RNA sequence: AAAGUUUGACAGACAAUCGCUGGUGGCUUCGCGCCACGAGAGGAAAGUCCGGGCUCCACAGGGCAGAAUGCUGGAUAACGUCCAGUCAACGCGAGUUGAAGGAUAGGGCCACAGAAAUGGACCGCCGAUGGCUGCUAACGCAGAUCAGGCAAGGAUGGAACCGUGGUGUAAGAGACCACGAGGAGCACUGGUGACUUUGCUCCUGGUAAACCCCAUUUGGAGCAAGACCGAGGAGAACGCGGCAGCCGUCACUGGCUGCAGCCCUAGCCCGGGGUGCGUUCGGGUUGGUCGCUUGAGCCGUACAGCAAUGUGCGGCCUAGAAAGAUGAUUGUCGCUUCCUUUGUGGGAGGACAGCGGAAGCUGUCCGUUAUGACCACCGGAAGUACAGAACCCGGCUUACGGCAAGCUUUCCGG
Numbered sequence: 001a002a003a004g005u006u007u008g009a010c011a012g013a014c015a016a017u018c019g020c021u022g023g024u025g026g027c028u029u030c031g032c033g034c035c036a037c038g039a040g041a042g043g044a045a046a047g048u049c050c051g052g053g054c055u056c057c058a059c060a061g062g063g064c065a066g067a068a069u070g071c072u073g074g075a076u077a078a079c080g081u082c083c084a085g086u087c088a089a090c091g092c093g094a095g096u097u098g099a100a101g102g103a104u105a106g107g108g109c110c111a112c113a114g115a116a117a118u119g120g121a122c123c124g125c126c127g128a129u130g131g132c133u134g135c136u137a138a139c140g141c142a143g144a145u146c147a148g149g150c151a152a153g154g155a156u157g158g159a160a161c162c163g164u165g166g167u168g169u170a171a172g173a174g175a176c177c178a179c180g181a182g183g184a185g186c187a188c189u190g191g192u193g194a195c196u197u198u199g200c201u202c203c204u205g206g207u208a209a210a211c212c213c214c215a216u217u218u219g220g221a222g223c224a225a226g227a228c229c230g231a232g233g234a235g236a237a238c239g240c241g242g243c244a245g246c247c248g249u250c251a252c253u254g255g256c257u258g259c260a261g262c263c264c265u266a267g268c269c270c271g272g273g274g275u276g277c278g279u280u281c282g283g284g285u286u287g288g289u290c291g292c293u294u295g296a297g298c299c300g301u302a303c304a305g306c307a308a309u310g311u312g313c314g315g316c317c318u319a320g321a322a323a324g325a326u327g328a329u330u331g332u333c334g335c336u337u338c339c340u341u342u343g344u345g346g347g348a349g350g351a352c353a354g355c356g357g358a359a360g361c362u363g364u365c366c367g368u369u370a371u372g373a374c375c376a377c378c379g380g381a382a383g384u385a386c387a388g389a390a391c392c393c394g395g396c397u398u399a400c401g402g403c404a405a406g407c408u409u410u411c412c413g414g
Base pairs, nucleotide, nucleotide: 001410002409003408004407005406006405007404008403010401012333013332014331015330016329017328018327020040021039023037024036025035026034027033042386046397047396049395050394051393052392053391054222055221056220057219066218067217068216069215070214071085072084073083074082075081086100087098088097089096090095101213102212106211108207109206110205122154123153124150125149126148129147130146132143133142134141135140162180163179164178165177166176167175181204182203183202184201185200186199187198190195226290227289228288229287235281236280237279238278239277240276242259243258244257245256246255247254261275262274263273264272265271297316298315299314300313301312302311303310304309334384335383336382337381338380339379343377344376345375346374349366350365351364352363353362354361355360
């Protein structure tokens, strides 16, 4: 210097003006009307995937089903998260990834090809044994391969019953032996443990984000949860209900109509319209209040721990809306890119392009003592990511901008 890898912090700043939502105080014509002060989004507020708090419902106890998880130890309120490890895979490496129990519980499946995908023989090898043929007096020998034996070699496949060599045999074969690969069990070394060292014994296709088996966990719904206060109207109970007429009854009770009464029409009269009145009750509709932000809280510091994290001490209070506030405009500055006639300073070499990992090399162009290339400052233009709380918290995932540090590999220079 380039390429990579891990981790961390940040998320433009300030001011003015006009607005918005809560809080506190004051004024008040009581209208949350006015004034003042102070506060007001994130690392992901997002997806709503996982866990918990909280709330209501359900629940004697036990089991089945379903769902989730699946190496070890630790952290935590809890987790499928995090930390530290083990093992495996990938990478030269720093490191990254892992749905990482069981294929020796059981059955299932393994396309195409191939004889056969756990029980198979197409080519091939053999023909020891039985039978056949020939020779022989017989024993037996020879031949072919009918029965049969074999799975070494070939061929298929991602994979052919563990591999190589030997013994053995008619030919062969873990049938046996030596060495080796993988797995399981037992003992041993180290480790809290996953695991590991060594030895012995046994075994040998794959597949469980397929069925299944084993172990552990698991009640449901969610702040529109839920709690409280409670208009109006309807309902129920009790009490009251004037006058006249009509209906009904043996007579009361009762029903209907009109007037009166009451309400509205601004006070009064007329007129018009409406109407039984009062009290109580429970339910809880419109609405309102709470839940609602003091919390597994934030900041600093010390200690314990490799770390995640925990404990102690000190300090702080930091949005709480309900169509949903947290904004807009202007100015100054910051950062990035581009331009730069003129101005200021530097200035003799430099700019751009191509190749290369870089140092560097090559090409074109400008300048070469200046009417001065080029650089810096000043000046100008554009841009300044993803994205907006809705009960709260811990995670995961996704979106996104530049920055810093550690580490790794390679190259160059000293």

A computed fold for a 414-nucleotide RNA, annotated as Bacterial RNase P class A. It was read from a public genome assembly, where an Rfam model found it. The prediction has a mean pLDDT of 76. Its Rfam family is "Bacterial RNase P class A". Rfam classes the family as a ribozyme. Of the family's consensus pairs, 94% are formed in the model.